A computed fold for an 81-nucleotide RNA from Methylomicrobium sp. wino1, annotated as c-di-GMP-I-GGC riboswitch aptamer. Rfam family: c-di-GMP-I-GGC riboswitch aptamer. Its family is annotated with cyclic-di-GMP binding in the Gene Ontology. It was read from a public genome assembly, where an Rfam model found it. Model confidence (mean pLDDT): 79 of 100. NCBI's taxonomy places the organism under Bacteria, Pseudomonadati, Pseudomonadota, Gammaproteobacteria, Methylomicrobium.
RNA sequence: UAAGAGAAAGCCACACCCGUUGCGAAGCGGGGUCGGAAAGUCGCGGGUCUUUAGUAUUUAAAGAUGGCCGGACCACCUUAG
Numbered sequence: 001u002a003a004g005a006g007a008a009a010g011c012c013a014c015a016c017c018c019g020u021u022g023c024g025a026a027g028c029g030g031g032g033u034c035g036g037a038a039a040g041u042c043g044c045g046g047g048u049c050u051u052u053a054g055u056a057u058u059u060a061a062a063g064a065u066g067g068c069c070g071g072a073c074c075a076c077c078u079u080a081g
Base pairs, nucleotide, nucleotide: 001080002079003078004077011036012035016031017030018029019028020027021026034067040073041072042071044070045069046068047065048064049063050062051061052060053059
């Protein structure tokens, strides 16, 4: 550097439950364990969602989502160079 992973050693933690923050989407902590080879980090682009304004449609602003997709950066193990 590339490829791979019967998810082996390790790692993360969907849904759901409890507590908590927020107008909300959702976040955080604990439990949990569907899945993941970057399910690590970053809102740069797209998508989706929330709030407000307008509101017939279209639209705008602010925010959320990295376990929606693309991209960027960093990285455990094995094999090859």